[in-house]
Context: one part of a larger RNA
RNA sequence: CUCUCUCUAAGGAACUCGGCAAAAUUGCCCCGUAACUUCGGGAUAAGGGGUGCCACCGCGAGGUGGUCGCAGUGAAGAGGUCCAGGCGACUGUUUACCAAAAACACAGGUCUCCGCUAAGUCGUAAGACGAUGUAUGGGGGCUGACGCCUGCCCAGUGCCGGAAGGUUAAGGAAGCUGGUCAGCGAAAGUGAAGCUAGCGACUGAAGCCCCGGUGAACGGCGGCCGUAACUAUAACGGUCCUAAGGUAGCGAAAUUCCUUGUCAGGUAAGUUCUGACCCGCACGAAAGGCGUAACGAUCUGGACGCUGUCUCGGAGAGAGGCUCG
Numbered sequence: 001c002u003c004u005c006u007c008u009a010a011g012g013a014a015c016u017c018g019g020c021a022a023a024a025u026u027g028c029c030c031c032g033u034a035a036c037u038u039c040g041g042g043a044u045a046a047g048g049g050g051u052g053c054c055a056c057c058g059c060g061a062g063g064u065g066g067u068c069g070c071a072g073u074g075a076a077g078a079g080g081u082c083c084a085g086g087c088g089a090c091u092g093u094u095u096a097c098c099a100a101a102a103a104c105a106c107a108g109g110u111c112u113c114c115g116c117u118a119a120g121u122c123g124u125a126a127g128a129c130g131a132u133g134u135a136u137g138g139g140g141g142c143u144g145a146c147g148c149c150u151g152c153c154c155a156g157u158g159c160c161g162g163a164a165g166g167u168u169a170a171g172g173a174a175g176c177u178g179g180u181c182a183g184c185g186a187a188a189g190u191g192a193a194g195c196u197a198g199c200g201a202c203u204g205a206a207g208c209c210c211c212g213g214u215g216a217a218c219g220g221c222g223g224c225c226g227u228a229a230c231u232a233u234a235a236c237g238g239u240c241c242u243a244a245g246g247u248a249g250c251g252a253a254a255u256u257c258c259u260u261g262u263c264a265g266g267u268a269a270g271u272u273c274u275g276a277c278c279c280g281c282a283c284g285a286a287a288g289g290c291g292u293a294a295c296g297a298u299c300u301g302g303a304c305g306c307u308g309u310c311u312c313g314g315a316g317a318g319a320g321g322c323u324c325g
Base pairs, nucleotide, nucleotide: 001320002319003318004317005316006315007314008313010311011310014309019306027051028050029049030048031047036041038145052067053066054065055064056063057062068072080304081303082302083301084300085299086298087296088295092104093103108143109142110141111140112139113138114137120129121128122127146291147290148289149288151221152220153219156218157217158214159213160212161211162210165209166208167207171203172202175199176198177197178196179195180194183190184189222240223239224238225237226236249283250280261277262276263275264274265273
């Protein structure tokens, strides 16, 4: 010097990205216990007091008296607590070996497919699962307890329905054209039937075009100008565009660039935090919106207690290293 421990005056987070680590709390009995709340909780809330031994009494819990120590759950083992906010309701699950979470799942909600030889899935098939189930069932998508809610747009895309018209395949096909050759012809040539090569009116389903519907389907949800008796602002008006121009709620937010926005609170001092404001670069309603008791080895800010984290070091124990042997 390194590691693992023990103690440390005064101070007590001044350390640090951050109380990381350590310290502190701890059992049992009694008293006492707030906001909030889904009335179950919150709650061991918080905060106090007691705790040994001996004698007597009592069935016992315990009571009365006595007594010792600095100290009685005498060693060991055994919650720190509170306030506020974000996210996720919760218990659960996960990156075996850098991530345990706000991610996944979840009960609940909703849409959609499927009438049973079901839909769907695996397999070339046989066959199997679904299911020895039958719509209070099974598959798929999204959302994610609960409470209050879930606005407008069907123009595009998708899906569902429709069938009048347009378009449209293979196939069928009247007919037409060429080749071949029986016949005819002296030859040139002409040339039936058949066979063959090509063209082909017409016929011909779904689909597409078309007509409707549909958003808890994919998705989308404006601009400019003017206006009130200070100023400012604009309830109001005009105009252009659109399928329709963002409703409720929330908002510098896990979303805010400018930005350490502005104001207020907390601090002596606060880029974080909390409450407001709204100018939302670029929130917004099941890729759900906003709340929410309880819960969390979650994240953020604050406070009390406590401490060698620190001021700022020191002392000691054990192990290693180092020196000598």